[in-house]
RNA sequence: CCGCCCGUAGCUCAACGGAUAGAGCAGUUGCGUCCUAAGCAAUUGGUUGGGGGUUCGAUUCCCUCCGGGCGGA
Repeated sequence: CCGCCCGUAGCUCAACGGAUAGAGCAGUUGCGUCCUAAGCAAUUGGUUGGGGGUUCGAUUCCCUCCGGGCGGA
């Protein structure tokens, strides 16, 4: 320098272009227990990497930039 893949909650990941962006774990509160723990219930948490475009509508499609990974030269 060229090509491909990835970036969504604290972590690991979902989400045909269409409902209020969800799940597990973690966190918080309560129950539980003599006290912890296990278990149970409720609950908090998001600029979907930044910017722009297409569209009635974008996490999804297009362009660009940033970051990470792989391959080639």
A computed fold for a 73-nucleotide RNA from a soil metagenome, annotated as transfer RNA.
Its Rfam family is "tRNA". By type it is a transfer RNA.
Its mean pLDDT, the model's own confidence on a scale to 100, is 80.
The sequence is in RNAcentral, with records from MGnify.